[in-house]
RNA sequence: CAUUGAUAAGGGCAAACUUGCCGAAAGGUAAGGGCGCAAAGUCCACGGUCUAAAGAGGCAAGCCUCCAUGAUAGCGGGACCGCCAAG
Numbered sequence: 001c002a003u004u005g006a007u008a009a010g011g012g013c014a015a016a017c018u019u020g021c022c023g024a025a026a027g028g029u030a031a032g033g034g035c036g037c038a039a040a041g042u043c044c045a046c047g048g049u050c051u052a053a054a055g056a057g058g059c060a061a062g063c064c065u066c067c068a069u070g071a072u073a074g075c076g077g078g079a080c081c082g083c084c085a086a087g
């Protein structure tokens, strides 16, 4: 150091699933759990993706369609910062 993560040590985070709570849902959160992660650390919704409450439209109705102002940072991308080891 604008490189790399084969090896080693000390550690860190925590998917699915279960239960409680919040939410219309997606999802979030706490505990258990542990699939994985070398930035799965912090920040940003730019692209992608998910949901569709309110609203709008259709329908005799059930219901259907559109729509983000909702969500996702463990889909990609960007900014900042950091441990160990190797080179």
Stems, first nucleotide, its partner, number of pairs: 001087001003086003012037002017032006035074001041080004046076002048072003055066004